[in-house]
Context: one part of a larger RNA
Molecule: small-subunit ribosomal RNA, 5' domain
Organism: uncultured bacterium
RNA sequence: GAUGAACGCUGGCGGCAUGCCUAAGACAUGCAAGUCGUACGGAGCGACCCAAUGAAACAGAUAAGCUUGCUUUGAAGUAGAUUUGGAUUAUCGCUUAGUGGCGCACGGGUGAGUAACGCGUGGGUAAUCUACCUUAAAGACUGGGAUAACAAGCGGAAACGUUUGCUAAUACCGGAUAACAUCUAGGAUGAAUUAGAAUCCUUUAUUAAAAGGUGCCUUUAAAGCACUACUUUGAGAUGAGCCUGCGUCGCAUUAGCUAGUUGGUGGGGUAAUAGCCUACCAAGGCGACGAUGCGUAGCCGAACCGAGAGGUUGAUCGGCCACAUUGGGACUGAGACACGGCCCAAACUCCUACGGGGGACAGCAGUUAGGAAUAUUCGUCAAUGGGGGAAACCCUGAACGAGCAAUGCCGCGUGAAUGAUGACGGUCCUUUGGAUUGUAAAAUUCUGUUGUUAGAGAAGAACACUAUAAAUAGGAAAUGAUUUAUAGCUGACGGUAUCUUUCAAGAAAGCUCCGGCUAACUACGUGCCAGCAGCCGCGGUAAUACGUAGGGAGCGAGCGUUAUCC
Numbered sequence: 001g002a003u004g005a006a007c008g009c010u011g012g013c014g015g016c017a018u019g020c021c022u023a024a025g026a027c028a029u030g031c032a033a034g035u036c037g038u039a040c041g042g043a044g045c046g047a048c049c050c051a052a053u054g055a056a057a058c059a060g061a062u063a064a065g066c067u068u069g070c071u072u073u074g075a076a077g078u079a080g081a082u083u084u085g086g087a088u089u090a091u092c093g094c095u096u097a098g099u100g101g102c103g104c105a106c107g108g109g110u111g112a113g114u115a116a117c118g119c120g121u122g123g124g125u126a127a128u129c130u131a132c133c134u135u136a137a138a139g140a141c142u143g144g145g146a147u148a149a150c151a152a153g154c155g156g157a158a159a160c161g162u163u164u165g166c167u168a169a170u171a172c173c174g175g176a177u178a179a180c181a182u183c184u185a186g187g188a189u190g191a192a193u194u195a196g197a198a199u200c201c202u203u204u205a206u207u208a209a210a211a212g213g214u215g216c217c218u219u220u221a222a223a224g225c226a227c228u229a230c231u232u233u234g235a236g237a238u239g240a241g242c243c244u245g246c247g248u249c250g251c252a253u254u255a256g257c258u259a260g261u262u263g264g265u266g267g268g269g270u271a272a273u274a275g276c277c278u279a280c281c282a283a284g285g286c287g288a289c290g291a292u293g294c295g296u297a298g299c300c301g302a303a304c305c306g307a308g309a310g311g312u313u314g315a316u317c318g319g320c321c322a323c324a325u326u327g328g329g330a331c332u333g334a335g336a337c338a339c340g341g342c343c344c345a346a347a348c349u350c351c352u353a354c355g356g357g358g359g360a361c362a363g364c365a366g367u368u369a370g371g372a373a374u375a376u377u378c379g380u381c382a383a384u385g386g387g388g389g390a391a392a393c394c395c396u397g398a399a400c401g402a403g404c405a406a407u408g409c410c411g412c413g414u415g416a417a418u419g420a421u422g423a424c425g426g427u428c429c430u431u432u433g434g435a436u437u438g439u440a441a442a443a444u445u446c447u448g449u450u451g452u453u454a455g456a457g458a459a460g461a462a463c464a465c466u467a468u469a470a471a472u473a474g475g476a477a478a479u480g481a482u483u484u485a486u487a488g489c490u491g492a493c494g495g496u497a498u499c500u501u502u503c504a505a506g507a508a509a510g511c512u513c514c515g516g517c518u519a520a521c522u523a524c525g526u527g528c529c530a531g532c533a534g535c536c537g538c539g540g541u542a543a544u545a546c547g548u549a550g551g552g553a554g555c556g557a558g559c560g561u562u563a564u565c566c
Stems, first nucleotide, its partner, number of pairs: 001565003005562005012412006018405002020370001025368003029365003034102003039099002042096006049086004057078002063072004109323003118248008128240002133236007141175004150165006181206002185202005212228005249295003256286003261283008298320004302313004325346005348359004376402001378401003384398001385396004415446004425437005450507001451503001454500003460493001465488008510555005515536003521550005531538002
């Protein structure tokens, strides 16, 4: 000098950061991943429909009163609110358990393991894959059988299961069409490290899809158009896999290690290379340039210290890796061997009708334990971003904010000016007095930062969407697509920041030290006692070193101590 600090004394405000370093111990409760009805069949509610009911309003017959043209009365008629019952074939709107699609492999947490191609850096992939997205080309024909939901029945304490029957799809399965895709064989060009890649020609065989959805047009249907979704292929972008040069802690009081071990051939396997796996063959491979073993440890950008060389660290933020109670395994999928998915085993824990079941906070809060020690069971999706959706929108403990903590850094304040009778009081001394505290106080005059009172009050908001208008390309036209302009709508923080204003010096200073190192001295008490101490060392009767007081020095909302690094 530094710290994710802790402890002691003290403590006014604000801004920005940071906050379980220990038990990868155990966890009550809530939330943290859903969404799409413009994929699908149902179900429910409502509208539309029918019958009854008949309010307001319009209308003004009739009658009455008198102020003789006004007031009151209010029938027929028009009207159709509301309520009740029915019908739900078809249509429309809303909600949604289920089938289906996409997402759940991101985001968030932790650092247990790992001394390793794990990480860093530089290369390779002619040994590879890549959903959604962009772009280019071609296509989208024709059939089929199921199944959940639902209904009925049965079993179970529950978790949940089972039988029969019915039904739909962008769910599932056939057939057709096929190439610039894949494959077989041959040829030409070509030559990088592997004659296996690439380009071209010929040839053999193989492989696709949802006649979808919505809107427009039309008397209806068909056809057509637009958007969107789908199939195949090429290219791109993004992301990932694998290989490799170099670098990456301590111990030699760890010296030898290795049988799938090292290499080859055949086979298998993977998106892909490879003992990755397997059968056979050979006997190799690594090692004092430190193998093997043991211990320790996530790595880096960076952070701290230092003039530098270098040493130490790896919190927050960013990149990579690994893990998700412990161990193992695969399934689905473009992607996982998957934190809030599945299966098996184990420990723990909970429910049970004892037959059997449920669970996993190293997500955000919170509890408990451990510990010197580390926060709220908060608000909002307004912004940024993510998932789904045509969109509206929904979800989002990511994120943005607020709360707590002097934990850190930075800023501000606790007043300013004048003021000598050098007041009172305290302390000291050579004691009628003097020195010091000390311009300090009092007193006078100001100011109003914070605070307080009362008002005004943001930026962060851009989009998306809706309405209107216009343009561009395409189209027979209309929708639609893209773009632009105008208007409307959206703020958790928050009545916060900020500004104006009222009041009034009123509410706001401590901590450590004073022998030398090291800035700062006297008195009293104590008497090798009590005690101090980082080192040297103080204390045994005149202690500037112990304790107290006065004075002083340093830092200041902090100051000291302890721990660790330089």